This is a predicted structure of a 74-nucleotide RNA (transfer RNA) from Geovibrio thiophilus.
[in-house]
RNA sequence: GGGCGGUUAGCUCAUCAGGAUAGAGUGCAGGCCUCCGAAGCCUGAGGUGAUGGGUUCGACUCCCAUACCGCCCA
Numbered sequence: 001g002g003g004c005g006g007u008u009a010g011c012u013c014a015u016c017a018g019g020a021u022a023g024a025g026u027g028c029a030g031g032c033c034u035c036c037g038a039a040g041c042c043u044g045a046g047g048u049g050a051u052g053g054g055u056u057c058g059a060c061u062c063c064c065a066u067a068c069c070g071c072c073c074a
Base pairs, nucleotide, nucleotide: 001073002072003071004070005069006068007067010026011025012024013023019057028044029043030042031041032040050066051065052064053063054062
């Protein structure tokens, strides 16, 4: 330098043939339970969906550019 894949909650990841209020596990906070904890059960908070454009009535989802990470080729 070229090619491919990835970037969504603190962490690990779903979701997505475009439909409109984005989810799970874990972690965190509170409650129940307990003599106190742990475990278990319940509830809750937490996301500009990397950044910027474009297409569209409508974009996490499609297209382009950029940034970062990984793999392959040279």
The organism belongs to Geovibrio, within Bacteria. Rfam family: tRNA. Rfam's curators write: Transfer RNA (tRNA) molecules are approximately 80 nucleotides in length. It is annotated as a transfer RNA.